[in-house]
Context: one part of a larger RNA
RNA sequence: CUGGGCGUAAAGGGUGCGUAGGCGGCCUAGUGUGUCGGGUGUGAAAUUCCACUGCUCAACGGUGGAACGGCGCCCGAAACUACAUGGCUAGAGUACAGAAAGGGAGAGCGGAAUUCCUGGUGUAGCGGUGAAAUGCGUUGAUAUCAGGAGGAACACCGGUGGCGAAGGCGGCUCUCUGGGAUGUAACUGACGCUGAGGCACGAAAGCUGGGGGAGCAAACAGGAUUAGAUACCCUGGUAGUCCCAGCCCUAAACGGUGCACACUUGGUGUGGGAGGAAUUGACCCCUCCCGUGCCGUAGCUAACGCGAUAAGUGUGCCGCCUGGGGAGUACGGCCGCAAGGCUAAAACUC
Numbered sequence: 001c002u003g004g005g006c007g008u009a010a011a012g013g014g015u016g017c018g019u020a021g022g023c024g025g026c027c028u029a030g031u032g033u034g035u036c037g038g039g040u041g042u043g044a045a046a047u048u049c050c051a052c053u054g055c056u057c058a059a060c061g062g063u064g065g066a067a068c069g070g071c072g073c074c075c076g077a078a079a080c081u082a083c084a085u086g087g088c089u090a091g092a093g094u095a096c097a098g099a100a101a102g103g104g105a106g107a108g109c110g111g112a113a114u115u116c117c118u119g120g121u122g123u124a125g126c127g128g129u130g131a132a133a134u135g136c137g138u139u140g141a142u143a144u145c146a147g148g149a150g151g152a153a154c155a156c157c158g159g160u161g162g163c164g165a166a167g168g169c170g171g172c173u174c175u176c177u178g179g180g181a182u183g184u185a186a187c188u189g190a191c192g193c194u195g196a197g198g199c200a201c202g203a204a205a206g207c208u209g210g211g212g213g214a215g216c217a218a219a220c221a222g223g224a225u226u227a228g229a230u231a232c233c234c235u236g237g238u239a240g241u242c243c244c245a246g247c248c249c250u251a252a253a254c255g256g257u258g259c260a261c262a263c264u265u266g267g268u269g270u271g272g273g274a275g276g277a278a279u280u281g282a283c284c285c286c287u288c289c290c291g292u293g294c295c296g297u298a299g300c301u302a303a304c305g306c307g308a309u310a311a312g313u314g315u316g317c318c319g320c321c322u323g324g325g326g327a328g329u330a331c332g333g334c335c336g337c338a339a340g341g342c343u344a345a346a347a348c349u350c
Base pairs, nucleotide, nucleotide: 004321005320006319007304008303012318014201015200016199017198021194022193023192025088026087027086030083031082034080035077036076037075038074039073040072041071042070048066049065050064051063052062053061054060091191092188093187094186095184096183097182103177104176105175106174107173108172109171110154115149116148117147118146119145120144121143125136126135162169163168206247207246208245209244210243211242215241216240220236221235222234223233258317259316260315261314262313263312266295267294268293269292270291271290272289273288274287275286276285299306300305323350324349325348332343333342334341335340
C1' cells in the first nucleotide's frame, strides 16, 4: 500500500463548534483539467519472455520478435469530472404563527425530616446487634411538648414520561437565556455533509485560596467477629460532601453501537403537534409529522441477537484495530500547583 474489520472476539474519539482537506442537488450554453480515441516520438544496451539457432546436451552464447504496464507532442470526442456563465427550488437557512419540557444562569421563598441549643413533663434506662460490647444517661438521657439556631436534600406527583451535544437536569416563584417539534410556503438561492489540527464543554474524586459545616462519611480510634481480621457488623469521627473564584480533564464518559443523507413488509404502546369527521362537551375514531419503548418480516450476524431509533441496503467524511504478557508502562515531548493527564515504544517472554 492492498485487503479485512470495529454491539459482546482487538477496534467508535467523552461531547460539541469549527479551520484546512475530502465529498457534494436540478437545468443551461461554453472551455477542454482529469477522462477517452487515433497518430507520432521516446522508453540505450544488457537483463526478462517467445521463436529459431551455435558449442555432442545444458549452463553459456547468437539472430529476430515481444515486453519495457511510463512520459512528451499533434489531431479529435464532450457523457462524466473540473473550471467558468446564466438560471431553478426538492437540500440548507430566514421570516411569521407557535406548543410541551427536571435545558442553562441568577435572585427570592417554602414545608417535612435529621442534628444541636433553651425551657416544660417525666424516670432509669437508651442505643446497638446474629448475639454482644464500645458509646450515651441520675450534672436527668431515651420518650414527649413548646420555642429557637443552622446546613443539606427536595417525599407524594414520578412514568422503559420530559429536556439537553455529551457530562447531566427534579420543591415553588420571578428575571435573563439556549435549543427546538409542528404549521404556512412569504424570503435567500446549494449558502450543504464530514471534519486532521484547533477551540469550548466535560460525572465523581482530587488540588489552591476564602467561606460554610446539619446529616453522611475515606483516613483514623474504639468495640465485636475470627486461627488472624490492617475487612465485612457496631459506636464514634477528620478531610470531603455544600457555596464563591481558579485548576484538574478522567470514567463500565455505555446503546460497550461516530456523524449526515437516502431506500427497504408489518403489529402494538407512549410523549408533543397539525388536520378531518363527530359530539352539548371532555373523551372516542381516522390521517399525517416529530420524539420515545416493545414484538417481529425480509435481510444481516460466528452465535447471541439487530430488525425504519438497523447491527438491513447504499453514499460521503472522520476516528480506531492488527496474537497474549511486558504496557497504556519506560524514555522524550507537551500540559498541570500537585496528584497526574495526553502522546507512546522496545528488549524479553508465551
The prediction has a mean pLDDT of 85. The part of an RNA shown here (small-subunit ribosomal RNA, central domain) has 350 nucleotides and comes from a metagenome. The RNAcentral record of the full RNA draws on SILVA.